[in-house]
Molecule: transfer RNA
Organism: Polyangiaceae bacterium
């Protein structure tokens, strides 16, 4: 270099064009407890990037970036 595949909260994952972007584990708080753990309610945090298409993009479609896989 050619091809192909991934890229979404810290972390690992869901998400077949209109969802409040959702789950889990980890964080913060409150309630339990003499404390700590446990359990138990709450909270706060995400679509790498840039351009198209569209009435509406995380989702299609080009690049780009970075990772992985093949081939030579």
């Nucleotide at each position: 270099g050619g091809c192909c595949c991934c890229a979404u909260c810290g972390u690992c994952u869901a998400g077949c064009g209109g969802u409040u972007a959702g789950g889990a584990c980890a964080c913060c708080a409150g309630c339990c407890u003499c404390u700590c753990a446990c359990g138990u309610u709450g909270g706060g945090a995400a679509c790498a990037c840039g351009g198209g298409u569209u009435c509406a993009a995380u989702u299609c479609c080009c690049g780009u970036u970075g990772g992985g896989g093949u081939c030579g």